[in-house]
RNA sequence: CGAUUAGAGUUUGAUCCUGGCUCAGAGCGAACGCUAGCGGGUGGCUUAACACAUGCAAGUCGAACGCCUGACUUCGGUCAGGAGUGGCGGACGGGUGAGUAACACGUAGGUUACCUACCCCUAGGUGGAGGAUAACCAUGGGAAACCUUGGAUAAUACUGCAUAUGGCCUACGGGUCAAAGCCUUCGGGCGCCUGGGGACCGGCCUGCGGCCCAUUAUUUAGUCCUAGUUGGUGGGGUAAUGGCCCACCAAGGGUACGAUGGGUAGCUGGUCUGAGAGGAUGAUCAGCCACACUGGGACUGAGACACGGCCCAGACUCCUACGGGAGGCAGCAGUGGGGAAUAUUGCGCAAUGGGCGAAAGCCUGACGCAGCCACGCCGCGUGUGUGAUGAAGGCCCUCGGGUCGUAAAGCACUGUCGGGAGGAAAGAAGUCCUGACGGUACCUCCCAAGAAAGCACCGGCUAACUCCGUGCCAGCAGCCGCGGUAAUACGGAGGGUGCAAGCGUUGCUCGGAAUCACUGGGCGUAAAGCGUACGCAGGCGGCCCACCAAGUCGGGUGUGAAAGCCCGGAGCUCAACUCCGGAAUUGCAUUCGAAACUGGUAGGCUUGAAUACGGGAGAGGGAAGCGGAAUUCCUGGUGUAGAGGUGAAAUUCGUAGAUAUCAGGAGGAACACCCGUGGCGAAAGCGGCUUCCUGGCCCGAUAUUGACGCUCAUGUACGAAAGCGUGGGGAGCAAACAGGAUUAGAUCCCCUGGUAGUCCACGCCGUAAACGAUGAGUGCUAGCUGCUGGGGAUGUUUACCGCUUCAGUGGCGAAGCUAACGCAUUAAGCACUCCGCCUGGGAAGUACGGCCGCAAGGCUAAAACUCAAAGGAAUUGACGGGGGCCCGCACAAGCGGUGGAGCAUGUGGUUUAAUUCGAAACAACGCGCAGAACCUUACCCAGGCUUGACAUCCCUAGAACCUUGAGGAAACUCUUUGGUGCCUUCUCACGAAGGAACUGGGUGACAGGUGCUGCAUGGCUGUCGUCAGCUCGUGCUGUGAGGUGUUCGGUUAAGUCCGGCAACGAGCGCAACCCCUAUCGUUAGUUACCAGCAUUAAGUUGGGCACUUUAGCGAGACUGCCGGUGACAAACCGGAGGAAGGUGGGGACGACGUCAAGUCCUCAUGGCCCUUAUGUCUGGGGCUACACACGUGCUACAAUGGUCUGUACAGAGGGCAGCGAAGCGGAGACGUGGAGCAAAUCUCAGAAAGCAGAUCGUAGUCCGGAUUGGAGUCUGCAACUCGACUCCAUGAAGUCGGAAUCGCUAGUAAUCGCGAAUCAGAAUGUCGCGGUGAAUACGUUCCCGGGCCUUGUACACACCGCCCGUCACACCAUGGGAGUGGGCUGCACCAGAAGCAGGUUGCUUAACUUCGGAGGGCGCUUGCCACGGAGUGGUUCAUGACUGGGGUGAAGUCGUAACAAGGUAACCA
Repeated sequence: CGAUUAGAGUUUGAUCCUGGCUCAGAGCGAACGCUAGCGGGUGGCUUAACACAUGCAAGUCGAACGCCUGACUUCGGUCAGGAGUGGCGGACGGGUGAGUAACACGUAGGUUACCUACCCCUAGGUGGAGGAUAACCAUGGGAAACCUUGGAUAAUACUGCAUAUGGCCUACGGGUCAAAGCCUUCGGGCGCCUGGGGACCGGCCUGCGGCCCAUUAUUUAGUCCUAGUUGGUGGGGUAAUGGCCCACCAAGGGUACGAUGGGUAGCUGGUCUGAGAGGAUGAUCAGCCACACUGGGACUGAGACACGGCCCAGACUCCUACGGGAGGCAGCAGUGGGGAAUAUUGCGCAAUGGGCGAAAGCCUGACGCAGCCACGCCGCGUGUGUGAUGAAGGCCCUCGGGUCGUAAAGCACUGUCGGGAGGAAAGAAGUCCUGACGGUACCUCCCAAGAAAGCACCGGCUAACUCCGUGCCAGCAGCCGCGGUAAUACGGAGGGUGCAAGCGUUGCUCGGAAUCACUGGGCGUAAAGCGUACGCAGGCGGCCCACCAAGUCGGGUGUGAAAGCCCGGAGCUCAACUCCGGAAUUGCAUUCGAAACUGGUAGGCUUGAAUACGGGAGAGGGAAGCGGAAUUCCUGGUGUAGAGGUGAAAUUCGUAGAUAUCAGGAGGAACACCCGUGGCGAAAGCGGCUUCCUGGCCCGAUAUUGACGCUCAUGUACGAAAGCGUGGGGAGCAAACAGGAUUAGAUCCCCUGGUAGUCCACGCCGUAAACGAUGAGUGCUAGCUGCUGGGGAUGUUUACCGCUUCAGUGGCGAAGCUAACGCAUUAAGCACUCCGCCUGGGAAGUACGGCCGCAAGGCUAAAACUCAAAGGAAUUGACGGGGGCCCGCACAAGCGGUGGAGCAUGUGGUUUAAUUCGAAACAACGCGCAGAACCUUACCCAGGCUUGACAUCCCUAGAACCUUGAGGAAACUCUUUGGUGCCUUCUCACGAAGGAACUGGGUGACAGGUGCUGCAUGGCUGUCGUCAGCUCGUGCUGUGAGGUGUUCGGUUAAGUCCGGCAACGAGCGCAACCCCUAUCGUUAGUUACCAGCAUUAAGUUGGGCACUUUAGCGAGACUGCCGGUGACAAACCGGAGGAAGGUGGGGACGACGUCAAGUCCUCAUGGCCCUUAUGUCUGGGGCUACACACGUGCUACAAUGGUCUGUACAGAGGGCAGCGAAGCGGAGACGUGGAGCAAAUCUCAGAAAGCAGAUCGUAGUCCGGAUUGGAGUCUGCAACUCGACUCCAUGAAGUCGGAAUCGCUAGUAAUCGCGAAUCAGAAUGUCGCGGUGAAUACGUUCCCGGGCCUUGUACACACCGCCCGUCACACCAUGGGAGUGGGCUGCACCAGAAGCAGGUUGCUUAACUUCGGAGGGCGCUUGCCACGGAGUGGUUCAUGACUGGGGUGAAGUCGUAACAAGGUAACCA
């Protein structure tokens, strides 16, 4: 310079915070599902280091050597091949990751402690001898593998001798050690031996770095580990150092900065992710290591303890003639097996590289290529343009249309790819030759849109929506969650979105996650401060000066392999890929320098710390002694029937004298008042008084020491109560226990007793909600005001008044902090130091292990499994057996009822063919129904109809309509007579055509449905409740939900009004406006009225609008006036006037909302369902049933009454398919009659209680009227099921009603009658009307409902809430468990293959020999040691009758523990 940092869903009614879970991203050697055109360049057993058939993977050299065979021969030989001796190579290349926590790896160093074949350079040499041996021949054994014996032979095989520049050894005298030849074009070339140097490869050593568990360490002590262990001396061994090995000596070494043990693991460059720091990982490529069936061993060699070598042991497989042999794919292919899963028994050595060779060349499953696989990466294509009747078809639809959609078709064009044909590379180097790939890439021509699109998703997160099916089923789901009849969430379809030859799913990693926080978190209440102090290690540490240079900073050098990443270029048409260059590699080592800071060393200082001195306060601690009050007990006196206790009681005590009271005595425990957010102490804790011993603290002023300090893992000490041990003591209190109560129960709460214990001494325990839920220390940062203990100067009206300064202890508050609550110089503020602790909830502070304890138990401390939350603070509600204030016939005070009887009516239940349906606490039940015999009617039975009883359209016939007969229960079916109309046009006419209404027939669209869903809806209604509330705008306030306003003080019926106030205003409600009613005025008098006049039987008529009345318009009432109270307010109390007085009485009117309240059967309506039936018509039946239960009523039980006789006074209504008068008939219901009236005119219509008189005399009655018998009346087609009424007769229950419960506060309750709607008829119901006409309200404690404020809350479906534990059932994981079975492993042993080393002369032996032997081989033996065996421990896994708790699970049992004062406040030990 550049690049670089994203969040979301989910706890709640809502909010903020904490906190977990989940998602979006990137990646993979992947797998699975669906799908699939091409090419390039990669990759491809992650599992069984399981077992392997077959082929190939390491040979080569005749220019080291002898022999044999074949071909050719010009016989000179040449060429080719075979086994063998010999040389080099088989230690590279290739595979795998089992083991390994280690100098294995990485990095930086060391090696004066080392090796290095082949290669290069250099120096010197290469003389002369010898004896064997394989192949071969012969022989023997064996199935084979192979072996034995005898004989012959060569070398660059082997062995002496000579030489010795140099090398090696040395006691410095000396000693010792080599060699090989072959080819030749005769130039030489290739070799050989001995040294030196180089290069390359390796060995060994060291520092540092990188996993988990301390429940792997009596924890700070020689604790744990260690016996070749640690070191030394000497030796052996090695290429080389070294306990590497051995002998002896010493007793060391490692470890809390984690030894030892256990688990896991190849390490790295890198790879993936990430902003980075980090985290995860270690396929492919590259470096290192380790391994090669398992274990052990050595040989050869420059190099191995050797993948395709050897020996032994073991397991396994194969061959066998049973005697014995053979084998090792973790090389390339391939097979079986395992597994979710990973390829061809391919071509070639053309290239690159390797081995051998002088070379040609041979070999090379290294490698180059091809094959298979979408495994991933990259690129390309599946067409392009035009094309609107917006085709058909699909889907949706509000039926208008929309959409797929320019998409298709059609027309024009192109040719990547594909097919055909032709041409044709580079890769080959070094003159030629040589290409597996491959007739491939590539180029040209031709053909033809021709062969080439899928997958996932579409509720939110998260881009994308509708229909159908399904109906908590089937299913989906990453989290939240969808599905119980209208599913954008399931399945299908149409459409859409995303990616694309792929797309999804699953698994895993990082990210998001600041959710382990170095960068970059926290601990008052969310998880988290150890109960407190002391204190070793450790960490950190005041001021000044000097030096050092470990940390630190800067420069240089070396290294940090290549590849990869990044940057700049280049080559394949691009890209992936590849090539070139740079940068980077943040590291390590080394060197030079700087000296501020940290550190070190030396010296000094006084402010931190401490000491000395003088004062001071104190329930600080320990011990001893003393004191009074009270309780209890004992003795005695007085005294008598109760006492005690409780909500009420009882158990209990008491006539054997209690309680009460007085006196005396005994004993134990605790110390009233003082006593105080007073004091002291580290905390726990400490309280009468005195004495003794003793710790700490504060203040003051000077002096001394000179950083001596702070914190503190482990450790040590102290540590309430309860508890434990031993011994005392024991008054009161009091677990356990007993009894009495309470209760459904009551193992509780209450009561009466009462033992441990509480007290003392000594010793344990070591925990508490051990709390300020706040670790310790230091410094800094506004104040105000109390209290405690000291000090100071100074002022004055001297009072310890004011001021000031330390130490402590409280309250309130600024800044700041905090999620908020709150904290705030006693911080939870600003900083530093050290320690402790936390990381979702449950399981669980549990299990196992360990340590401690006498025990109880304590400390340390998990996991499986399970949930998507669990939490904190605050908000709004709701609720409380919380508080305050206030209302209401809410209680109370009264009056009358219901609940008992009979009946009526509704409901449940039961019954039934059907007893249609709905309504369900209040707010269903005389409700829908203002009226079921048919109809109604929706139900049941039976009989009919099928475009339909009803609507629209089309075709056809006919006017309509009237009429006969038959069957039938009717509907209906069949039959039949008359009749031809109205309007318009044409026509002479007959007639034809069309139209309107109507009828019959037909076809299909459709009708129809009281079928379902009131939980899809509209509308209407109920209820809280005529309760006084419910909100908004702007402003202010709070992170926010929200708050404020609306709270507060008064007042009201009222959020009514007044005052105050960070609020100011406003809206819906309240009130008023509306109607009725109470008074008056005015206008108007008919049908109403009649004072006066006339008249009548009668306001009947004349007359009159005065009165009454009717109905229009007005007036009137407003706390307006007076007094008092109040705050000079609002308002209240009293009074005057008034018909009416504080809303005069009544009605209509019902805020925001609640109850998924009610109604699909009033109506309307979405969806679903039926369509010769769930539609429609008809007859009959049912809705009226009846062991029973409930609600609402009527009538009663009688004398305030019944009956009889007489007599008085309303209001409001209705009336033409109607009300119906008078008169007449009947005992009556009623009949007859038909005047009058569409009504202030006529009529229903007699009001009744009342009043007057008579009678009954307390009885189942002269009460009561049910039930039943008989006879009738009326309505109606029709009173059987099933109407009302009348008369005669009958005369049931019932004598005032248990628990409980309802209405009503004035013209009300109670009581009395009257009317109306519905209606043919059918009220005890409903809605109205008037008559008569009370009682009581002290008051708000209680019951119910409601309003406001406040408080608590774990409730929000909101207390009919939430929620705990046992038990029962099912499932899951887990602990214990007599044991049982495996794995790993320690210790002490037995054993001892192969091999190596040592010993040995038993046997044997070509080279050399001084002939003695040396040396070698075989054998025997010793040591080490693998396998194996047996013993005893440790540890881990699995399993186990039975057993313990835990978790989870729509509707189980028992209780009610917690949340409100949760009904005994809760909680901790």
Molecule: small-subunit ribosomal RNA
Organism: uncultured prokaryote